[in-house]
RNA sequence: GGGCCAUUAACAUAGUGGUAGUGUGCUGCAUUCGCAUUGCAGCUGCGGGAGUUCGAUUCUCCCAUGGUCCA
Numbered sequence: 001g002g003g004c005c006a007u008u009a010a011c012a013u014a015g016u017g018g019u020a021g022u023g024u025g026c027u028g029c030a031u032u033c034g035c036a037u038u039g040c041a042g043c044u045g046c047g048g049g050a051g052u053u054c055g056a057u058u059c060u061c062c063c064a065u066g067g068u069c070c071a
Base pairs, nucleotide, nucleotide: 001070002069003068004067005066006065007064010024011023012022013021018054025043026042027041028040029039030038047063048062049061050060051059
């Protein structure tokens, strides 16, 4: 220098164009003499920019970061 892959919540991870989910975690309540467990409720979100589209986490391009391969 070039090819390919990944980027979604604090962490891990799903989501092939129409409401952004799951588990763990965190907070509150109940339960307990107390703690743990359990149950219920809640909080936190698509790496940045542009384009296509009635509508983009999803498709296209550029950039950033990380990984991998070639030179």